This is a predicted structure of a 74-nucleotide RNA (transfer RNA) from archaeon GW2011_AR15. Rfam family: tRNA. By type it is a transfer RNA. The sequence is in RNAcentral, with records from ENA. Its mean pLDDT, the model's own confidence on a scale to 100, is 81. The same sequence occurs in records of 2 taxa.
[in-house]
RNA sequence: GGGCCUGUGGUGUAACCUGGAUAGCACGUCUGGCUUCGGACCAGGAAAUCGGGGUUCAAAUCCUCGCAGGCUCA
Numbered sequence: 001g002g003g004c005c006u007g008u009g010g011u012g013u014a015a016c017c018u019g020g021a022u023a024g025c026a027c028g029u030c031u032g033g034c035u036u037c038g039g040a041c042c043a044g045g046a047a048a049u050c051g052g053g054g055u056u057c058a059a060a061u062c063c064u065c066g067c068a069g070g071c072u073c074a
Base pairs, nucleotide, nucleotide: 001073002072003071004070005069006068007067010027011026012025013024020057029045030044031043032042033041050066051065052064053063054062
């Protein structure tokens, strides 16, 4: 330098192929309850689509250009 794959809360993952209305789930975390305290349990909360542009009534999803990581060829 060429080709391919991946990128979603703190972590893992679903939704992507086949665009649809408030981006779901688990763990973690915070607050409260319960408890002598803690754990477990119960109730509630905060927190995410890698970035820019495009297509569309509508984009996490499609197109494009980048960024980061991985595999591979030379």